């Protein structure tokens, strides 16, 4: 100077630096507001197909049956999901579809081309949509790259 992401801006109080003193400015903490982002939550509409199903362990001589205990289900943030192949499920690797990001030189949109991503975490048996209303977040991580064309705005 820029990038991913909602993750920015302003005000007040305090604090430390600064100073002979005051002050500008900056760091940190608390509070408030704006803006951006997310969740819950009627009617209408939608849904109803596990009112228990499956697996494991234990008990009663064995089987059956019964009883007890444990696991699973569902959902949210996010682009991060759906298939095929490799060897047996998972993990892992490869390929493909869907999806996402960058290629800046003022910003935005589109096409081609190139490159990359396609994670991770949370809720805890529970939530469709959803006006009013209620609640929450404002983090974290990067310096790899620096192609062509068209349009609009400023």
């Nucleotide at each position: 100077u820029g990038c991913c992401g909602a993750a920015u801006c302003g005000c007040g109080c305090g604090u430390g630096c600064a100073u002979c003193c005051c002050g500008a400015g900056c760091u940190c903490g608390c509070g408030c507001g704006a803006a951006c982002g997310g969740g819950g939550g009627a009617a209408c509409c939608a849904c109803a197909u596990a009112u228990u199903g499956g697996g494991g362990c234990c008990g009663u001589c064995c089987c059956u049956a019964c009883g007890g205990c444990c696991c699973u289900g569902g959902g949210g943030c996010g682009a991060a999901u759906c298939g095929c192949c490799g060897a047996c499920a998972c993990c892992c690797g490869g390929c493909g579809g869907a999806g996402c990001g960058c290629a800046a030189g003022c910003u935005c949109u589109u096409u081609c081309u190139g490159c990359g991503c396609c994670a991770g975490c949370c809720c805890g048996a529970c939530a469709g949509c959803u006006a009013a209303c209620c609640c929450c977040g404002u983090a974290g991580g990067c310096c790899g790259a620096c192609g062509a064309a068209a349009g609009a705005g400023g």
c-di-AMP riboswitch aptamer (ydaO/yuaA leader) from a soil metagenome, 154 nucleotides, folded computationally.
Its mean pLDDT, the model's own confidence on a scale to 100, is 75.
It matches the Rfam family "c-di-AMP riboswitch aptamer (ydaO/yuaA leader)". Its family is annotated with regulation of gene expression and cyclic-di-AMP binding in the Gene Ontology.